Context: one part of a larger RNA
RNA sequence: CGGAGGAAACUUGCGAGGAGCUGUUCCUAGUAUGAGAAGACCGGAAUGGACGCACCUCUGGUGUACCGGUUGUCGCGCCAGCGGCACCGCCGGGUAGCCAUGUGCGGAUUGGAUAACCGCUGAAAGCAUCUAAGCGGGAAGCCAACCUCAAGAUAAGGUUUCCCGAGGCGUAAGCCUCCUGAAGGUCGCUCGAAGACUACGAGUUUGAUAGGUCACAGGUGUAAGUGUGGUAACACAUUCAGCCGAGUGAUACUAAUUGACCGUGCGG
Numbered sequence: 001c002g003g004a005g006g007a008a009a010c011u012u013g014c015g016a017g018g019a020g021c022u023g024u025u026c027c028u029a030g031u032a033u034g035a036g037a038a039g040a041c042c043g044g045a046a047u048g049g050a051c052g053c054a055c056c057u058c059u060g061g062u063g064u065a066c067c068g069g070u071u072g073u074c075g076c077g078c079c080a081g082c083g084g085c086a087c088c089g090c091c092g093g094g095u096a097g098c099c100a101u102g103u104g105c106g107g108a109u110u111g112g113a114u115a116a117c118c119g120c121u122g123a124a125a126g127c128a129u130c131u132a133a134g135c136g137g138g139a140a141g142c143c144a145a146c147c148u149c150a151a152g153a154u155a156a157g158g159u160u161u162c163c164c165g166a167g168g169c170g171u172a173a174g175c176c177u178c179c180u181g182a183a184g185g186u187c188g189c190u191c192g193a194a195g196a197c198u199a200c201g202a203g204u205u206u207g208a209u210a211g212g213u214c215a216c217a218g219g220u221g222u223a224a225g226u227g228u229g230g231u232a233a234c235a236c237a238u239u240c241a242g243c244c245g246a247g248u249g250a251u252a253c254u255a256a257u258u259g260a261c262c263g264u265g266c267g268g
Stems, first nucleotide, its partner, number of pairs: 001152001005163007015149004021049007033038001051106005059100004066093005071086006110144003117137004164267001165178005179265001184262004188204005209255003212251005218244003225238005
């Protein structure tokens, strides 16, 4: 921009893409078969490998915004306590998120048309013949079925709902005046398990959208100060303390203010 008014939501599926793998064990059954050795078809069940998709409860990884330990040095006047720098100084752990080595799931089943092949009936050609007319069976393959996208499918589809005036002129297309600015959308702002930007989604006081605060979860591992014991290093008590990013819930304390714009008026 188009889809013959505008808008919101839900859809049909032309078509396109994805997936499609397979082992082993057990039962049937030591049965059929076979002198024996050996050893099935058909049918049923279990459990794996690789591959793919999703997820983070578990097991783990990361986790330079969390906690702790510790070395050197500088600083806060000194002690104590802290802070800076040294690869995050080094080291031990670790929430959310993101991940796999972790967890869950998938390949199926079914129908249709067929290939090789196997048939029925059957002439040409009194027979025979699956084929010439006609009719069946038949594959991990083909078309559907399963998953995803999908009406720019310009053949532009469908359903539901919502919204929108008076006068004048003109043969008509339409034009003019006044009023109006709907439904809906956007901007702005607070944000997001959405994201390069955009888009998408949540919210904007009739409010839990983000921050803060409170509580909890979770992490670290028992803070500082003081007291007691010890010459001291240090230990113990107060104290499962203190601190605490992303998690869960609650709460308008802070910020989403006031607003503006687009879109018209019943539709070749």
Molecule: large-subunit ribosomal RNA, domain VI
Organism: bacterium